[in-house]
């Protein structure tokens, strides 16, 4: 890399190198950025998907809730920043909004 499953409107920054671009990818918007973009490094800190421990209950090789947070991960600007297609609505129509869904992505358990 491939498939499945689950989340995705919560949360959570210093400092060190480097320097100019990022915000998934295409199109618009709109937005962070030399008061330092993205990387990488180093502490920290959020979280709680697996592991591990501990509590309850149950139909007890198990499952369900809950603590914790030692290990594996992952995360630390704006909902994945919004939209983009589809379908229901609201709106006399447009414009525009709401909501569901999809499509694309992320992560995390598993799988080939």
């Nucleotide at each position: 890399g491939u498939c499945u499953u689950a989340u995705c409107c919560a949360g959570a920054a210093a400092g060190g190198c480097u320097g100019a671009g990022g915000g998934u990818u295409a199109u618009g918007g709109c937005c962070c950025u030399a008061c330092g973009a993205a990387g990488c490094c180093u502490u920290g800190a959020c979280a709680a998907c697996c592991u591990c421990u501990c509590c309850g209950c149950c139909c007890c090789c198990g499952g369900c809730g809950g603590a914790a947070a030692a290990g594996g991960u992952g995360c630390c600007a704006a909902u994945u920043c919004c939209a983009u297609c589809u379908c229901a609505c609201c709106c006399u129509c447009c414009c525009g909004g709401u909501g569901a869904g999809g499509c694309a992505g992320a992560u995390a358990a598993g799988u080939c």
A computed fold for a 112-nucleotide RNA from a Chitinophagia bacterium, annotated as SAM riboswitch aptamer (S box leader). The coordinates come from a structure-prediction model, not an experiment, and the mean pLDDT is 81.